[in-house]
């Protein structure tokens, strides 16, 4: 100098002016003064929790989610560290990463054969057959039966690899090395590892984001949750009152029912208030930890609306400014995003 990997930060700035909204103070009121006013994702609503209401003895079935190990956390499907596998020269990145010798299913195309393996080409002629020959011991031919998984070819995958022996030809058939599996030892909390020891010729293809099995977790609904105050109108309940009334029942009286007025009560609609933002909160420093994170001290208060505010204009400067806007709150994940800044690291080239 070039190419890259990774962690974090930022999200035009300053000034003036006119508005909007929330809070506090002053004011009888109009209004005035002071302070706060979108995001890193406020988004998707995909996980986890707080909070609220409902349900609930305990347990199970069904259903769903998760799935190497250890730790962090309020919790998680998140994060950190580690193991294993894959990719990259490397920094580093990616992985639903339990079980396929419980059972069931599936394995396209190609191919002879796709799982109790399998003879298409090839190889063989030991064995049986047929034929030829013979000195009758045998020899030869053929490839009909048969043997063979070395070689070719197909495929994502063809039943360990290489070599030597062996054989009719072959084959873990035998052996050596490599690989694999099992048991033990050793290291590690563990996953796991092992240039350690022994055993086994080696054995049972893949697929569980197919059913399934195993383990762990999960009650439901959500701030339009939920709580409180509470008109008008209609309707309900209790008590009282009046004409000692009207109507009905009945032949008539009593009685019973309905109708009127007043007071009170309860439910509940409109409307209003709370929930609502002080919180697993932020910042700084110290300490513990590889880290995620935890802890102590100090400082800070940082939107809270309900037709729903956070904007407009002007001036100056620059690299001319992306994605996008709260609606109960918090922790994550994912997705979108112009540009800029900082730290750590890797590879290549050059110079000293």
């Nucleotide at each position: 100098g070039g190419a890259g990997u990774u962690g974090g930060c930022u999200a035009g700035g300053c000034a003036g002016u006119c508005g909007c909204u929330c809070c506090g103070c002053c004011u009888a009121g109009c209004g005035g003064c002071g302070g706060g006013g979108a995001g890193g994702a406020a988004a998707g609503u995909c996980c986890g929790g707080g909070c609220u209401c409902c349900a609930c003895a305990g347990g199970g079935c069904a259903g769903g989610a998760u799935g190497c190990c250890a730790g962090g956390u309020a919790a998680c499907g998140c994060c950190u560290g580690g193991g294993c596998g894959g990719c990259g020269c490397g920094a580093g990145c990616c992985g639903a990463c339990g079980g396929a010798a419980a059972g069931u299913g599936c394995c396209a195309c190609a191919g002879a054969a796709a799982a109790c393996a399998g003879a298409c080409c090839g190889c063989c002629g030991a064995u049986g057959g047929u034929c030829c020959u013979u000195u009758c011991g045998g020899g030869g031919a053929u490839a009909c039966a048969g043997g063979u998984a070395a070689g070719g070819g197909u495929g994502a995958a063809a039943a360990g690899g290489u070599g030597c022996g062996g054989u009719a030809a072959g084959a873990g058939c035998g052996c050596a090395c490599c690989g694999c599996g099992c048991g033990g030892g050793u290291g590690g909390c563990a996953a796991c590892a092992u240039g350690c020891c022994g055993c086994g010729g080696c054995a049972c293809g893949g697929u569980a984001a197919a059913c399934c099995c195993c383990a762990u977790c999960c009650g439901g609904a959500g701030c339009a949750a939920g709580a409180c105050c509470a008109a008008a109108u209609a309707g309900g309940g209790a008590c009282g009152c009046c004409a000692u009334g009207a109507u009905g029942u009945g032949g008539c009286c009593c009685g019973c029912a309905u109708c009127g007025c007043g007071u009170c009560c309860g439910g509940g609609u409109a409307g209003g208030u709370c929930g609502c933002u002080u919180g697993a909160g932020g910042c700084g420093u110290g300490c513990g930890g590889c880290g995620a994170c935890g802890u102590a001290c100090g400082c800070c208060c940082c939107a809270g609306a309900u037709g729903a505010a956070u904007g407009g204009c002007u001036g100056c400067c620059c690299c001319c400014g992306a994605c996008a806007g709260a609606a109960c709150c918090c922790g994550g994940c994912u997705u979108a995003u112009c540009g800029g800044c900082c730290g750590a690291c890797u590879c290549c080239c050059c110079a000293c």
A computed fold for a 352-nucleotide RNA from Acidihalobacter prosperus, annotated as Bacterial RNase P class A. The prediction has a mean pLDDT of 76. Of the family's consensus pairs, 95% are formed in the model.